[in-house]
A computed fold for a 75-nucleotide RNA from a Candidatus Peribacteraceae bacterium, annotated as transfer RNA.
Lineage of the source: Bacteria > Candidatus Peregrinibacteriota > Candidatus Peribacteria > Candidatus Peribacterales > Candidatus Peribacteraceae.
Its mean pLDDT, the model's own confidence on a scale to 100, is 81.
Its Rfam family is "tRNA". Its family is annotated with triplet codon-amino acid adaptor activity in the Gene Ontology. It is annotated as a transfer RNA.
């Protein structure tokens, strides 16, 4: 340099046009003499940044960043 793959909640990943979910962590209760475990509720996101298409973009196009991988040059 040239190819693919990823970036979505603190952290693991789902979701691939109709205005975003799940575990785990967090917060309330509930329950116990207290803790853990368990129940039943809740809060938390410019969807990595800009730009296109579209009535609508997290999805689908382009360019930048960052991550990973595989090639492949070279004084």
């Nucleotide at each position: 340099g040239c190819c693919g793959c990823c970036c979505u909640a603190g952290c693991u990943c789902a979701g691939g046009g109709g205005u975003a979910g799940a575990g785990c962590a967090c917060c309330u209760c509930c329950a116990u003499g207290g803790u853990a475990a368990g129940g039943a509720g809740g809060g938390g996101g410019u969807c990595g940044c800009g730009g296109g298409u579209u009535c609508a973009a997290u999805u689908c196009c382009c360019g930048c960043g960052g991550g990973c991988g595989g090639c492949u040059c070279c004084a």